[in-house]
Record summary
Large-subunit ribosomal RNA, domain IV from Chlorogloeopsis fritschii PCC 9212, 332 nucleotides, folded computationally. RNAcentral holds the full RNA, with entries from ENA.

Context: one part of a larger RNA
RNA sequence: CUCUCUCUAAGGAACUCGGCAAAAUGGCCCCGUAACUUCGGAAGAAGGGGUGCCCAAGGAUGACUUGGGUCGCAGUGAAGAGGUCCAGGCGACUGUUUACCAAAAACACAGGUCUCCGCAAAGUCAAUAGACGCAGUAUGGGGGCUGACGCCUGCCCAGUGCCGGAAGGUUAAGGAAGUUGGUCAGGGGGUAACCCUAAAGCUGACGACCGAAGCCCCGGUGAACGGCGGCCGUAACUAUAACGGUCCUAAGGUAGCGAAAUUCCUUGUCGGGUAAGUUCCGACCCGCACGAAAGGCGUAACGAUCUGGACGGUGUCUCGGAGAGAGACUCG
Numbered sequence: 001c002u003c004u005c006u007c008u009a010a011g012g013a014a015c016u017c018g019g020c021a022a023a024a025u026g027g028c029c030c031c032g033u034a035a036c037u038u039c040g041g042a043a044g045a046a047g048g049g050g051u052g053c054c055c056a057a058g059g060a061u062g063a064c065u066u067g068g069g070u071c072g073c074a075g076u077g078a079a080g081a082g083g084u085c086c087a088g089g090c091g092a093c094u095g096u097u098u099a100c101c102a103a104a105a106a107c108a109c110a111g112g113u114c115u116c117c118g119c120a121a122a123g124u125c126a127a128u129a130g131a132c133g134c135a136g137u138a139u140g141g142g143g144g145c146u147g148a149c150g151c152c153u154g155c156c157c158a159g160u161g162c163c164g165g166a167a168g169g170u171u172a173a174g175g176a177a178g179u180u181g182g183u184c185a186g187g188g189g190g191u192a193a194c195c196c197u198a199a200a201g202c203u204g205a206c207g208a209c210c211g212a213a214g215c216c217c218c219g220g221u222g223a224a225c226g227g228c229g230g231c232c233g234u235a236a237c238u239a240u241a242a243c244g245g246u247c248c249u250a251a252g253g254u255a256g257c258g259a260a261a262u263u264c265c266u267u268g269u270c271g272g273g274u275a276a277g278u279u280c281c282g283a284c285c286c287g288c289a290c291g292a293a294a295g296g297c298g299u300a301a302c303g304a305u306c307u308g309g310a311c312g313g314u315g316u317c318u319c320g321g322a323g324a325g326a327g328a329c330u331c332g
Base pairs, nucleotide, nucleotide: 001327002326003325004324005323006322007321008320010318011317014316027051028050029049030048031047036041038148052070053069054068055067056066057065058064071075076080083311084310085309086308087307088306089305090303091302095107096106111146112145113144114143115142116141117140123132124131125130149298150297151296152295154228155227156226159225160224161221162220163219164218165217168216169215170214174210175209178206179205180204181203182202183201186197187196188195189194229247230246231245232244233243256290257287268284269283270282271281272280
């Protein structure tokens, strides 16, 4: 010097990104216990007091209670054995997760809602067979979103999707009146090669017209995908604009919340807390770029969650020091 421990004057978080680590609290009995609350909780809230042994009485010879006495620095005499409080964010909660850097605000969750499915169900695995769903039957099963509870969930159906409609337009295979080509018996011409013509059959091409769904079209639908404006003027100080004008749109963001897990400018401004506060809490609203089931805003309880503050107690520190053991050094 390193590791693991023990103690430490005075101070007591001045340490540090941050009280990380350590210290502190601690069992049982009694007293006592706030805001808030979903009336269950919060709660072991907080905060106090007691605790050994001996004798006596009561009690059931018990648990225990009462009274008296007694020893030590110390009586849950060792060990084991909650630190507490205030405020806020997120998630309701218990649970689940990156086996081996992440346990969370992520996932799940009861609850809500939309949608599909009438049973040989929808959906899923699978070449076929077969199986799951289900030995179930809409108070059931599959899928999507949201995520206890409370108060709520606004406007837009123009685009996309889905659902419904079937008059009109378009439209495939197929059918098909008709038109037309090839081949060719026969007929005509030619000395012949061959040329012209041509029925039936066979085989091609075109084809009016008849042809569904779909698309176009007409409606509906947002807890479907999604979207939810600009400029100018105006009040008897100023400022601001309840008000007006105008352009555009399918409609121009309602309630609530708001410098927020979202705010760039920004350490916004004001207030609180500190001697001093880029964090924190309460407000304001100029929301770069919140906003209503990719839910909005609250919320008791809960959390090895995150953030700020306080008390207690501390070698975290001022700032070090002392000690124990194991290393380090020598031999082996």

The coordinates come from a structure-prediction model, not an experiment, and the mean pLDDT is 88. Taxonomically the source falls in Chlorogloeopsis fritschii (Bacteria, Nostocales, Chlorogloeopsidaceae, Chlorogloeopsis).